[in-house]
Large-subunit ribosomal RNA, domain II from Coprococcus eutactus, 676 nucleotides, folded computationally.

Context: one part of a larger RNA
RNA sequence: UCCGGCGAGUUUCUUGUACCGGCAAGGUUAAGCACUUAAGGUGCGGAGCCGAAGUGAAAGCAAGUGUUAACAGCACGCAUAAGUCAGUACAAGAAGACCCGAAACCGGGUGAUCUACCCAUGUCCAGGUUGAAGUCGCCGUAAAAGGCGAUGGAGGACCGAACGCACAUCCGUUGAAAAGGGUGGCGAUGAGGUGUGGGUAGGGGAGAAAUUCCAAUCGAACCCGGAGAUAGCUGGUUCUCCUCGAAAUAGCUUUAGGGCUAGCCUCGUAUUAGUCUUGCGGAGGUAGAGCACUGAAUAUCCUAGGGGGCGUCAAAGCUUACCGAAGAUUAUCAAACUCCGAAUGCCGCGUAGAUGAUGUACGGGAGUCAGACUGCACGAGAUAAGUUGGGUAGUCAAAAGGGAAAGAGCCCAGACCACCAGCUAAGGUCCCAAAGUGCGUGUUAAGUGGUAAAGGAUGUGGGAUUUCGAAGACAACUAGGAUGUUGGCUCAGAAGCAGCCAUACAUUCAAAGAGUGCGUAAUAGCUCACUAGUCGAGAGGUCCUGCGCCGAAAAUGUCCGGGGCUAAAACACGACACCGAAGCUGUGGAUCCGAAAGGAUGGUAGAGGAGCAUUCUUAAGUCGACGAAGCUGUACUGUAAGGAGCAGUGGAGAGUUAAGAAGAGAGAAUGCCGGA
Numbered sequence: 001u002c003c004g005g006c007g008a009g010u011u012u013c014u015u016g017u018a019c020c021g022g023c024a025a026g027g028u029u030a031a032g033c034a035c036u037u038a039a040g041g042u043g044c045g046g047a048g049c050c051g052a053a054g055u056g057a058a059a060g061c062a063a064g065u066g067u068u069a070a071c072a073g074c075a076c077g078c079a080u081a082a083g084u085c086a087g088u089a090c091a092a093g094a095a096g097a098c099c100c101g102a103a104a105c106c107g108g109g110u111g112a113u114c115u116a117c118c119c120a121u122g123u124c125c126a127g128g129u130u131g132a133a134g135u136c137g138c139c140g141u142a143a144a145a146g147g148c149g150a151u152g153g154a155g156g157a158c159c160g161a162a163c164g165c166a167c168a169u170c171c172g173u174u175g176a177a178a179a180g181g182g183u184g185g186c187g188a189u190g191a192g193g194u195g196u197g198g199g200u201a202g203g204g205g206a207g208a209a210a211u212u213c214c215a216a217u218c219g220a221a222c223c224c225g226g227a228g229a230u231a232g233c234u235g236g237u238u239c240u241c242c243u244c245g246a247a248a249u250a251g252c253u254u255u256a257g258g259g260c261u262a263g264c265c266u267c268g269u270a271u272u273a274g275u276c277u278u279g280c281g282g283a284g285g286u287a288g289a290g291c292a293c294u295g296a297a298u299a300u301c302c303u304a305g306g307g308g309g310c311g312u313c314a315a316a317g318c319u320u321a322c323c324g325a326a327g328a329u330u331a332u333c334a335a336a337c338u339c340c341g342a343a344u345g346c347c348g349c350g351u352a353g354a355u356g357a358u359g360u361a362c363g364g365g366a367g368u369c370a371g372a373c374u375g376c377a378c379g380a381g382a383u384a385a386g387u388u389g390g391g392u393a394g395u396c397a398a399a400a401g402g403g404a405a406a407g408a409g410c411c412c413a414g415a416c417c418a419c420c421a422g423c424u425a426a427g428g429u430c431c432c433a434a435a436g437u438g439c440g441u442g443u444u445a446a447g448u449g450g451u452a453a454a455g456g457a458u459g460u461g462g463g464a465u466u467u468c469g470a471a472g473a474c475a476a477c478u479a480g481g482a483u484g485u486u487g488g489c490u491c492a493g494a495a496g497c498a499g500c501c502a503u504a505c506a507u508u509c510a511a512a513g514a515g516u517g518c519g520u521a522a523u524a525g526c527u528c529a530c531u532a533g534u535c536g537a538g539a540g541g542u543c544c545u546g547c548g549c550c551g552a553a554a555a556u557g558u559c560c561g562g563g564g565c566u567a568a569a570a571c572a573c574g575a576c577a578c579c580g581a582a583g584c585u586g587u588g589g590a591u592c593c594g595a596a597a598g599g600a601u602g603g604u605a606g607a608g609g610a611g612c613a614u615u616c617u618u619a620a621g622u623c624g625a626c627g628a629a630g631c632u633g634u635a636c637u638g639u640a641a642g643g644a645g646c647a648g649u650g651g652a653g654a655g656u657u658a659a660g661a662a663g664a665g666a667g668a669a670u671g672c673c674g675g676a
Base pairs, nucleotide, nucleotide: 001676002675003674004673005672006671011095012094013093014092015091016090017089018088019087021085022084023083026050027049028048032044033043034042035041036040054061055060064076065075066074067073098236099235101233105226106225107224108223109222110221116200117199118198119197120196121195122194123193124192125190127159128158129157130155134151135150136149137148138147139146163187164186165185167184168183169182170181171180202218204214205213206212239611240610241609242608243607244606249262250261251260252259253258263368264367265365266364267363268362269361270360271359274355275354276353277352278350279349280348281347282346288340289338290337294334295333296332299329300328301327305323306322307320308319309318310317371396372395373394374393375392376391378389379388380387401412402411403410416589417588418587419586421585422584423583427579428578429577430563431562432561436576439574440573441572442571443570449565455550456549459547460546461545462544463543464542465541466540467539468538476534477533478532479531480530482507483506484505487501488500489499513528517526518525590601591600592599593598612665614662615661616660617659618658619657620656622654623653630649631648632647633646634645636643637642
């Protein structure tokens, strides 16, 4: 991992509702007793319980009672009458209560053969080194002290085996080993190692102290019991079909991943409303707008006040490129501003139409309380997030099908079943790949299409407007582009062209700036504006707009799904045809609703309904050695669970019908047992 078997809403009592049955203003027995076919019954038993009357705290009274002074009022009752006892189904409560699962808690015992410490009694430590005190001798001294030489053999002394330890590293890591092996290391006469016997026990012991050890177990050992502890948690929970079909919200909660009530679902009974469109009438302060209030905020004017200056600076007064309340004009902003003010939505009433049980009440049963994304209007955030919070609509959740290459939440569309029939939606029609290499008019040259901004640009199409132009424009070519003058100043120089001033100076002219740029040290030189000629028809500027260009750097492979596409197979507009889904239609069939016509039938949690199969019991009847069950094969049959027939095998029991009762259905529980 696979196969087979086992494996989870049960049982008892009580209560409620529904159905069914008995009796009925009544219903019913419990314990017990007796009888009996020994297995279920039958009879007795009326204690008790429920109901037929309520009300009051109660005494009590009673179709009334209580309150009260009350004959009032008020409250609960009567008038308005069905219960009760079994059975079945569902649910709740008490019980282990659908099953498996803790870590733990408590009680009673068993452990110190491991290990910690202690007690008693034994035992062990090759070899080598160092050489304390003391003692002796000599020297020394008044005597000492002291010195030297021997002797001596101290030490938690030194080196190093046994023995003990465990510092480094390598190997080992399903090991040779549930702690080892290799190479080195440390202690090795000591607080040393070790044998034997004994002691201390679980909130207890022991501890040179680490939550360390107490038998491979230690922040409280192990064994058995309380015990099926508890688990608001995780996992699992077994046949089929049919009808309907949610929620992920509110309030409260030591509550937030749990619950209770309501909301939303389902079933039953009763009843008759409901929803949408349309008309009218309402409340309201949002979008927008506005500045009349509250605030914010801009410019100018005016000006109280303040500051500065002037003032014989005391004062008056004058003045001000300063600040500036209020006011005026101009121009703005606001979720917590409003002189205003929609559209929707909401509420009510009415007419008509649509819909066709969708509404409401009571009763039985639930599930849900983590929601997700998308569009729209918002808050938080950074007008970030596949972010977060509410509102609103949709989809998913619980929805398959077609499209978006692929895809929960986007677009189209809601799958009862069958069909080698038709029409369409979104989206498409060159090939992959069903359908136009279709039609008409334009655009794009960037493979833009097939990612992106500020910003930039004689890309190109369309529109508007304006200037010049046959009295000849624009471009090109030829010629001119002068004089006062080198304007004045400045300066080493400054001559059109470093800089400052003037430049709407003047003259000659067809025209020519006191000069547009290059250039020189300064001149010079080239050129422009401007003019004439040649030429002969358009040329220049601005604005709006369509499609393009640059801006443009990333990690598997070039960002169209790919091939590939340029009068497109791109983009825009227009008309036509076709393809395209489980949509719609057609034909046949199933179930339900309905008198019919006709309509309905996606579905998780969940509610309701109808069945299949297994084992046993009762009754009737049947099959079986001329071969039961089981097993193997099989092209039969039923809407499904399933059910037959035949053949082989097998070798003794087994179906059918009608009821009843359950140890009653497995693929999942890191399920349990067995096997491969």
The full RNA is in RNAcentral, with records from ENA. The source organism's lineage runs through Bacteria, Bacillati, Clostridia, Lachnospiraceae and Coprococcus. Rfam family: Bacterial large subunit ribosomal RNA.